[in-house]
Molecule: small-subunit ribosomal RNA
Organism: metagenome
RNA sequence: AGAGUUUGAUCCUGGCUCAGAACGAACGCUGGCGGCGUGCUUAAUACAUGCAAGUCGAACGAGAAAGUUUCUUCGGAAAUGAUUAAAGUGGCAAACGGGUGAGUAAUACUUAGAUAACCUACCUUUUAGAGGGGGACAACAUUCCGAAAGGAGUGCUAAUACCGCGUAAGACCACAGCUACUAUGGUAGCAGUGGUAAAAGGUGGCUUCGGCUAUCGCUAAAAGAUGGGUCUAAGUACCAUUAGCUUGUUGGUAAGGUAAAAGCUUACCAAGGCUUCGAUGGUUAGCUGAUCUGAGAGGAUGAUCAGCCACACUGGAACUGAGACACGGUCCAGACUCCUACGGGAGGCAGCAGUAGGGAAUAUUGCGCAAUGGAGGAAACUCUGACGCAGCGACGCCGUGUGAGUGAUGAAGGCCUUCGGGUCGUAAAGCUCUGUCGGAAGAGAAGAACGUCCUGGUGGUUAAUACCCAUCAGGAGUGACGGUAUCUUCAAAGGAAGCACCGGCUAACUACGUGCCAGCAGCCGCGGUAAUACGUAGGGUGCAAGCGUUGUUCGGAAUUAUUGGGCGUAAAGCGCGUGUAGGUGGCUAUGCAAGUUGGAUGUGAAAGCCCUGGGCUCAACCCAGGAAGUGCAUCCAAAACUACGUAGCUAGAGGACGGUAGAGGAAAGUGGAAUUCCUAGUGUAGAGGUGAAAUUCGUAGAUAUUAGGAGGAAUACCGGUGGCGAAGGCGGCUUUCUGGACCGGACCUGACACUGAGACGCGAAAGCGUGGGGAGCAAACAGGAUUAGAUACCCUGGUAGUCCACGCCGUAAACGAUGGGUACUAGGUGUUGCGGGUGUUGACCCCUGCAGUGCCGACGCUAACGCAUUAAGUACCCCGCCUGGGAAGUACGGUCGCAAGAUUAAAACUCAAAGGAAUUGACGGGGGCCCGCACAAGCGGUGGAGCAUGUGGUUUAAUUCGAUACUACGCGAAAAACCUUACCUGGGUUUGAAAUCCCCGGACAGCCAUAGAGAUAUGGUUUUCUCUUAGGAGACCGGGUGUACAGGUGCUGCAUGGCUGUCGUCAGCUCGUAUCGUGAGAUGUCGGGUUAAGUCCCUUAACGAGCGCAACCCUUGUCCUUAUUUGCCAGCAUUUAGUUGGGUACUCUAGGGAGACUGCCCGUGUUAAGCGGGAGGAAGGUGGGGAUGACGUCAAGUCCUCAUGGCCCUUACGUCCAGGGCUACACACGUGCUACAAUGGCCGGUACAGAGGGUCGCCAACCAGCAAUGGGGAGCUAAUCUCAGAAAGCCGGUCUCAGUUCGGAUUAGAGUCUGCAACUCGACUCUAUGAAGUUGGAAUCGCUAGUAAUCGCCAAUCAGAAGGUGGCGGUGAAUACGUUCCCGGGCCUUGUACACACCGCCCGUCACACCACGAAAGUUGAUUGCACCAGAAGUCGCUGCGCUAACUUCGGAAGCAGGCGCCCAAGGUGCGAUUGAUGAUUGGGGUGAAGUCGAAACAAGGUA
Repeated sequence: AGAGUUUGAUCCUGGCUCAGAACGAACGCUGGCGGCGUGCUUAAUACAUGCAAGUCGAACGAGAAAGUUUCUUCGGAAAUGAUUAAAGUGGCAAACGGGUGAGUAAUACUUAGAUAACCUACCUUUUAGAGGGGGACAACAUUCCGAAAGGAGUGCUAAUACCGCGUAAGACCACAGCUACUAUGGUAGCAGUGGUAAAAGGUGGCUUCGGCUAUCGCUAAAAGAUGGGUCUAAGUACCAUUAGCUUGUUGGUAAGGUAAAAGCUUACCAAGGCUUCGAUGGUUAGCUGAUCUGAGAGGAUGAUCAGCCACACUGGAACUGAGACACGGUCCAGACUCCUACGGGAGGCAGCAGUAGGGAAUAUUGCGCAAUGGAGGAAACUCUGACGCAGCGACGCCGUGUGAGUGAUGAAGGCCUUCGGGUCGUAAAGCUCUGUCGGAAGAGAAGAACGUCCUGGUGGUUAAUACCCAUCAGGAGUGACGGUAUCUUCAAAGGAAGCACCGGCUAACUACGUGCCAGCAGCCGCGGUAAUACGUAGGGUGCAAGCGUUGUUCGGAAUUAUUGGGCGUAAAGCGCGUGUAGGUGGCUAUGCAAGUUGGAUGUGAAAGCCCUGGGCUCAACCCAGGAAGUGCAUCCAAAACUACGUAGCUAGAGGACGGUAGAGGAAAGUGGAAUUCCUAGUGUAGAGGUGAAAUUCGUAGAUAUUAGGAGGAAUACCGGUGGCGAAGGCGGCUUUCUGGACCGGACCUGACACUGAGACGCGAAAGCGUGGGGAGCAAACAGGAUUAGAUACCCUGGUAGUCCACGCCGUAAACGAUGGGUACUAGGUGUUGCGGGUGUUGACCCCUGCAGUGCCGACGCUAACGCAUUAAGUACCCCGCCUGGGAAGUACGGUCGCAAGAUUAAAACUCAAAGGAAUUGACGGGGGCCCGCACAAGCGGUGGAGCAUGUGGUUUAAUUCGAUACUACGCGAAAAACCUUACCUGGGUUUGAAAUCCCCGGACAGCCAUAGAGAUAUGGUUUUCUCUUAGGAGACCGGGUGUACAGGUGCUGCAUGGCUGUCGUCAGCUCGUAUCGUGAGAUGUCGGGUUAAGUCCCUUAACGAGCGCAACCCUUGUCCUUAUUUGCCAGCAUUUAGUUGGGUACUCUAGGGAGACUGCCCGUGUUAAGCGGGAGGAAGGUGGGGAUGACGUCAAGUCCUCAUGGCCCUUACGUCCAGGGCUACACACGUGCUACAAUGGCCGGUACAGAGGGUCGCCAACCAGCAAUGGGGAGCUAAUCUCAGAAAGCCGGUCUCAGUUCGGAUUAGAGUCUGCAACUCGACUCUAUGAAGUUGGAAUCGCUAGUAAUCGCCAAUCAGAAGGUGGCGGUGAAUACGUUCCCGGGCCUUGUACACACCGCCCGUCACACCACGAAAGUUGAUUGCACCAGAAGUCGCUGCGCUAACUUCGGAAGCAGGCGCCCAAGGUGCGAUUGAUGAUUGGGGUGAAGUCGAAACAAGGUA
């Protein structure tokens, strides 16, 4: 310090998530030791049991028992125990210490002050005093009541208990003085008069018994210290969907009351007080020092420790006391628990342990007062669950160990493997050492100082060398922890390592298992047969007595932004103005000192954090000192700035004056054009409307046209990114009234300004109310169309409404999606209004100032797009608004409204995105340009029939498998009778039909016979390989062994290679460098021309290059040359015949060359590329044809050509054999053949090819057969022989329009050939038979010239079997205006919410399931307000006739009980308010796998 995640990729916005630190934690796995800390966060729930506050006999009276001793009459007595226990009176303490955080948003806390408005026991200091009396009550004794708790009566008694009296320095009160100070209210001091209020003794010593003295205690006063009370200021959570609250309320007077000011209380008077700087109400919460985090500012928290507060079962109340309205006190009420004899009583762990319960979760019913501290006491001492220790818990922090060295046959074993090895791994073993912790044995602390006692010394007091007090020295004695820390010795590597993770973030990878299953997951996401993501193993990484997970807080998050964010399009500028509070504010001088700045002082507790030093072996921990604590208060100083006061100024602002433009507003009047309607005329059959129609109007006279009239609404042209207005908005003309703006000069005022929360006003359209008006238009509605439907788009009608007046509504994409103001920061060019200047003076032109309104553009800004003096630039001031998407601008509540609704405005739940700008593609029922048998123009077909063939389907034991939009379907298959063959049935076989290794034997093999369907099995017979170093080896054959291997047309083409199809022979696809851009990317490759072409030219931030195009290659078309047999034959000879001689001219053949390049001319074009025409030429603009297929796309096809990973089978999914099947057949489709006939069929005659094949072959002549064919055998390994007759054509004849002399299916019979074999299931021949079919619906295919059409020939495959396929030649057309449309493609551009890319994306209802929420007749809780009833205990007031010890002047005074009253807790009743739970039913919302219906949005999304 950042990282992951939105996209195909990019930049930005923005959320979610992670890495860090921390914890009173919990859970899972694991666990050696020690030190120091720490431990009910939940039920302030209920509590059994024990303990937690007593002490003092030196305040007082009384006072046992056991035991022991002695005596005894044996009954007992005495002494001791005993200055006792237990209890009582009295004093002090119990208000501290300890616990908890329920309540409390201020009677609290923190900081700083005030108290001149107060108190303070014990303690310290000082002063003064302590005289003399009295009467009781407990305990106790006794009587009685009660179950108990407890209580009542009578009697006795003491005090440091209680009560008078005396005294009064000082204190307090009243009265009236003086002085000083002062916040003018008082305060302090001094002196006077009157009044009020005191006391107690104990112990020790001495004693002449009178007392003296010491000490402790007591009284009064003053002061201190300590601790408190009260008051003031500031700070201290959230909600405005809480906006008004308050009647003792605010103040005054008087009285009361308190320690003390005060409405604290009461009476009277006044009507105040608080509040948007947030009152009141609601919710939540103890506050702080501090703790955690953070760079800091901040944020979160308030355990342990410390300060303050509050509370003590719940509520109320007082008493005592210095102090309480009291945790272990009292009274009352309530709930709960317990006891009970049912009459009545008892209790309060939020003290320490502990129990139950709750909970994810939190310890021992321990030891000790040895230390520290506290209470009491003169003290010893007692008490002390405060505290000190121990126990339990890895809960946290810190320390430490689990060994060290050496050791390579890199052991065994595990895992992986490319089978070579690698790794665990110097790790282990082995050898040599050490001894921390743990174990055993022994030694053994510090913490202890006091107080006390003894001895001695010094000092004080005193009459005293007693006593006592203070102090010093020595000695005695005191330890829960604990035989603990620590030390020594002994043996022994022995007893001591786990957890998480290993896809990215994030360090660390392989194997097996699993197969969208099981599971993982913090986010992104893994898993559907090769998972580094699941589970296990090996290995590795990280931390380590711990490691992970979960939860919470801060951080990262600049993701609430003071430091430190934004608002044109991402969330975000109020629709606009006027203006209140508030915030901000021009220039000069002067004053003040509130802010500001500097200094000083006080405070900011301790602990903690930080620094330095020190103590535990170190550390954690602890101790000492310092610093810091950014704060608050007081004082002093400065005067620049801000505020404030005073005095001025004119640059801001405003007024006055002179001009100007304008659809600015309101009202009244008025004009013409047009639509519609009415009347009348002319006139006749249509009009209207649409993509096309129809509804509609019209013979009762429409439309059209002429004239007249009525009525309403809107104002053509001018008219303009022109004008005006704050915005909404404003448009004929005239008049009246009226607002604002601008320009000019510089007369006046003198900061009067800017913004503006609330508030107020204006505010399009639609809508609402009342009353008018209503021509046109037109929601709703009706009809007609369209459509699958059409509650729409289109058409015909048509009502509200649109118009006017008045009143509501208050919203819009109210948009410049841009709040207002001021200042500054290059320009250029339009336009509107006003002004100035030069020139001409006439229009006008040029220069220039101010105010508006547009465009372009620099700097700058921006994520980019873009903005750019009219800022989205640079700054300041003020306001409004935003903080992920959805739920939702919704619910509830409030306000407004007649309603519709508006405004304000959430949450649960859910997702990991939603979004902006730009990029590249793809797509568009977007645009432009261009091409193609793409359409058009033509010719011929398919679709109808029969048959062939392939496919689907069906059938079957099997009908093997694959291909299956274009790009499967006469396709793999250039040939299924057996074989092929992969399928089925049956019969065999198991190292196998074929291969390698090892062992044994032998040549192999051939022939015959038998069984069998055959495979095969059995038997017989014949025969005996090569080399050699003479050992043997090799080839071949047979047999055998193997959890070696073979084999598999078994699966996966979605694991692959190779090959292929398609887009497409379309013109495209890229790279290097450079430049531009934050970037993805762009430029180049775009633009203008041109081409078949990214072909070429020109321009150009591009310059070049590569793969494609073209060319090079083959073939064909012309010529030349070479060669001349098997080809050819002009001339010569010859023949039936190029047959032979001869020739090589020609044709042909096959080698080599030439030729064509827009080369030439004209025109055009930019002087280019090129294009048009022409010449020449066999051929002309690529001459025709072929081969050749860029980057890539389709997870296209093929595991059944071949190869191959993985998986599967291994007496079978291998292999051999026979037979069957692939040839089935209701049907559907594709591709073909033959036809339907006369441009024809049949018969006869006759002519002309090319390219191929042939020795297991082609097969001539000749013969036989109607023929298929057979016989025959010449020739030919082929320019020689042969297949081989080409056919259409031509000539002649016949048929005459018909199911025919067309057509040939089908069927019967007889044959031929091939073959081991034609039954399933071949081809051909002959005879007979003679089906459908008379030109083919919707639809659809091919073809642009030697092409279509038509005619035949050959070949591959092949024993045989072509209507298929591949090739060959013969005859040989028609048409193309053209690119609007259909299809496909290319380039540029545009839009996009698509990127699996339109076969895309995506919306809503409905149906189903689940989830949370709202409404709801109500039901039921909690809290609370008001009114009333009621009224315990208690204080206070009144009374006090009953009762009474202290005093008495004997009358009383005073007190107590009792009674009454005020106040008041619980309780009750009624009416509300707020909030929660629940509720039949209901509403919308969210989520969910492939559901239904449509097709709303994204492209012009098909109606923007």